[in-house]
Context: one part of a larger RNA
Molecule: large-subunit ribosomal RNA, domain IV
Organism: Albidovulum sp. bin36
RNA sequence: CCAUGCUGAAGGAACUCGGCAAAAUGCCUCCGUAAGUUCGCGAGAAGGAGGCCCGGUUCGAAGGCAACUUCGAGCCGGGGGCACAAACCAGGGGGUGGCGACUGUUUACUAAAAACACAGGGUUCUGCGAAGCCGCAAGGCGACGUAUAGGGCCUGACGCCUGCCCGGUGCCGGAAGGUUAAGAGGAGGUGUGCAAGCUCCGAAUCGAAGCCCCGGUAAACGGCGGCCGUAACUAUAACGGUCCUAAGGUAGCGAAAUUCCUUGUCGGGUAAGUUCCGACCUGCACGAAUGGCGUAACGACUUCCCCGCUGUCUCCAGCGUGGACUCA
Numbered sequence: 001c002c003a004u005g006c007u008g009a010a011g012g013a014a015c016u017c018g019g020c021a022a023a024a025u026g027c028c029u030c031c032g033u034a035a036g037u038u039c040g041c042g043a044g045a046a047g048g049a050g051g052c053c054c055g056g057u058u059c060g061a062a063g064g065c066a067a068c069u070u071c072g073a074g075c076c077g078g079g080g081g082c083a084c085a086a087a088c089c090a091g092g093g094g095g096u097g098g099c100g101a102c103u104g105u106u107u108a109c110u111a112a113a114a115a116c117a118c119a120g121g122g123u124u125c126u127g128c129g130a131a132g133c134c135g136c137a138a139g140g141c142g143a144c145g146u147a148u149a150g151g152g153c154c155u156g157a158c159g160c161c162u163g164c165c166c167g168g169u170g171c172c173g174g175a176a177g178g179u180u181a182a183g184a185g186g187a188g189g190u191g192u193g194c195a196a197g198c199u200c201c202g203a204a205u206c207g208a209a210g211c212c213c214c215g216g217u218a219a220a221c222g223g224c225g226g227c228c229g230u231a232a233c234u235a236u237a238a239c240g241g242u243c244c245u246a247a248g249g250u251a252g253c254g255a256a257a258u259u260c261c262u263u264g265u266c267g268g269g270u271a272a273g274u275u276c277c278g279a280c281c282u283g284c285a286c287g288a289a290u291g292g293c294g295u296a297a298c299g300a301c302u303u304c305c306c307c308g309c310u311g312u313c314u315c316c317a318g319c320g321u322g323g324a325c326u327c328a
Stems, first nucleotide, its partner, number of pairs: 001323008010314002014312001019309001027051005036041001038157001052079012080084001092307004097302002099299002104116002120155007132141003158294004163224003168221002170217005177212003183206002188201002191198002225243005252286001253283001264280005
């Protein structure tokens, strides 16, 4: 020096990206437990007290004729130790945001998560020899099921909700019309032949789906404006004008897992706070099932704060074990 243990004055997170690591808590009985809440929970909340041994005594249960023995629940008095859940084993706790409802699942060997799944919601396809899928086929799964079923896609408990746009793309509907292939059709023509014929070319016209066209459809893919002026301080603009659009972002939320400028501004917490919490709204570039906003419970998730505790640190020291190292 490396690995792994034990101990430490005073301080106690000043360490650090971050309390990482360590310390602390830990069992049983009794007391006592807040906000919030989906009334289940939160709860082992939090926070306390007791626990060993001896004697006496009360009650209960079992056994016994009884004395008494065993077990359980108390009460009273006393004893010893540094220490009585005496070793080992054995929750640290609280508050506040974010995300995800939850238990689950995952990158076998750097990621366990706010990712996936999930009940629930929606939409679409499918009438059964179903749709869909595997197979060249036979055949099979779906399913020994039958629309309260099965497949695809999206969303993701629950609560309150889910606005406007169908112009583009997609899908669905539309016995008209336009366009449209093979084919049908053959006016008319080519070559050849004396001819009959054979051989090609071929206009009208009739010909599907598709496309065009007409509609519908956004919990389909998606989209959801600009400029100028205006109120008796100023500022701002309920109001007006104008251009464009398929329609110009409703509710709710908002410097956010989203805010560039930005450490925005104000408030809170600190002696001091680019983080955090609460507000404001100027949203570079939130926004409603690519769901919006809330939400008890839950989380080896993540942010910030506090209590306890500590060698994380001020600042290191001593001791043990095994290496390294030196000598043999």